[in-house]
SAM riboswitch aptamer (S box leader) from an uncultured Anaerolineaceae bacterium, 107 nucleotides, folded computationally.
It was read from a public genome assembly, where an Rfam model found it.
Model confidence (mean pLDDT): 85 of 100.
It matches the Rfam family "SAM riboswitch aptamer (S box leader)". Rfam describes the family as follows. The SAM riboswitch is found upstream of a number of genes which code for proteins involved in methionine or cysteine biosynthesis in Gram-positive bacteria.
RNA sequence: CUUCUAUCCAGAGAGGCGGAGGGAUCGGCCCGACGAAGCCUCGACAACCAGAAUCACGAAAGUGGUUUAUGGUGCUAAUUCCGACAGAAUAAACUGGAAGAUAGGAG
Numbered sequence: 001c002u003u004c005u006a007u008c009c010a011g012a013g014a015g016g017c018g019g020a021g022g023g024a025u026c027g028g029c030c031c032g033a034c035g036a037a038g039c040c041u042c043g044a045c046a047a048c049c050a051g052a053a054u055c056a057c058g059a060a061a062g063u064g065g066u067u068u069a070u071g072g073u074g075c076u077a078a079u080u081c082c083g084a085c086a087g088a089a090u091a092a093a094c095u096g097g098a099a100g101a102u103a104g105g106a107g
Base pairs, nucleotide, nucleotide: 001107002106003105004104005103006102007101008100013042014041015040016039017038021031022030023029025084026083027082028081043076045074048072049071050070051068052067053066054065055064056063057062080099085096086095087094
């Protein structure tokens, strides 16, 4: 990078360096010198994978439930901030998809 599967209306910030952008893209609408991005430290959240504990089933291999938070990730403004394509509709709410993000598997 490609592809498959699952999830995306919940949750969770302080300090230091830095110094003007950021919210993927486009349109909107927001955030930002009362300090953006980025980097570092410590914490928080979550529970995808691995681990640990425990229960059930099983001859076994193992499978499933619950708990935990040790390791690998992730995440810590706004629903993925809203929309984009299609359906429906006076309009809005809505449904599905696309795109994107994250995890795990495969190439």